[in-house]
Context: one part of a larger RNA
């Protein structure tokens, strides 16, 4: 821009795409079968791999400043205590998030039409013939059945719900049309963010507000701070103390921050 007013929410499925895999073992059944050796069809049940798709509660990774250890220096006068720098100095741990080698789902049942092939009435051709007429069965495969997408599907669907017939022009007999303004519903500007993001977009929020940050309080993470008491010559031990600190999770609280404002936006058959 269209989709014959102008929104917002929900929605049908034309129509496209994805997946469609495979093995083992066990029951039947040591049954049919076969002299033995062997050793099934039918149908039922388990388990796996390889793929997908999905998640973080196990197991683990990974995590650049959570936390502890530490070694060299250079700095806060000095001691203690700490900062910088040296690959995140290095080592050991590790919370959200993200992952897989971890956890889960999936392939399927059914439907309808066939292949090959197997029938059932059947004449042509008194007979016999699955086919000629008819009519039934039959595949990992066809069309469905599952999962995404999907009405520019211009054949432009559908359904509920909100708003509504203005104001000037220009036309006319009235009118439609055009043409300009203001304005419902609603939308966007802009603003705090993030289950979303390369920008857009998409979701949450904007004070009648928990949307992000600070505070608080908890969950996990590190592992017993620093100061002060004991004890020891000392190095260092014990106590206060499972302390102290703590990015991202889980709730609270309006203390900052989203304030204020502005713009677009039907008149219809």
């Nucleotide at each position: 821009c269209g989709u014959a007013g102008g929104a917002a929410a929900c929605u049908u499925g034309a129509g496209g795409g994805g997946g469609u895999c495979c093995a083992u073992c066990c029951c039947u059944a040591g049954u049919a079968c076969g002299a033995g050796a062997g050793g099934a069809c039918c149908g039922g049940g388990a388990u796996g791999g390889a793929c997908a798709g999905g998640c973080c509660g196990c197991u683990g990774g990974u995590g650049u400043a959570c936390c502890a250890g530490u070694u060299g220096u250079c700095c806060c006068g000095c001691c203690a205590g700490g900062g910088g720098c040296a690959u995140a100095g290095c080592u050991g741990g590790g919370u959200a998030g993200c992952c897989a080698u971890g956890c889960c789902u999936g392939g399927g049942a059914g439907g309808g039409a066939u292949a090959a092939g197997c029938g059932c009435u059947g004449a042509a051709a008194g007979c016999a013939u699955c086919u000629a007429a008819g009519c039934g069965c039959g595949a990992a495969g066809c069309c469905u059945g599952c999962c995404c997408c999907g009405a520019g599907a211009u054949g432009a669907g559908g359904u509920u719900u909100c708003c509504u017939g203005c104001c000037g022009g220009u036309g006319u007999a009235a009118a439609a049309g055009c043409c300009g303004g203001g304005u419902a519903a609603g939308a966007c500007c802009c603003c705090u963010g993030g289950u979303a993001g390369a920008c857009u977009a998409c979701c949450a929020g904007g004070u009648a507000g928990a949307u992000a940050g600070g505070c608080c309080g908890g969950a996990g993470g590190u592992g017993u701070a620093a100061g002060c008491c004991g004890g020891g010559u000392a190095a260092c031990c014990g106590g206060u103390u499972g302390a102290g600190c703590u990015g991202a999770c889980c709730g609270g609280u309006a203390c900052u921050a989203a304030u204020a404002g502005g713009u677009c936006g039907a008149g219809g058959g």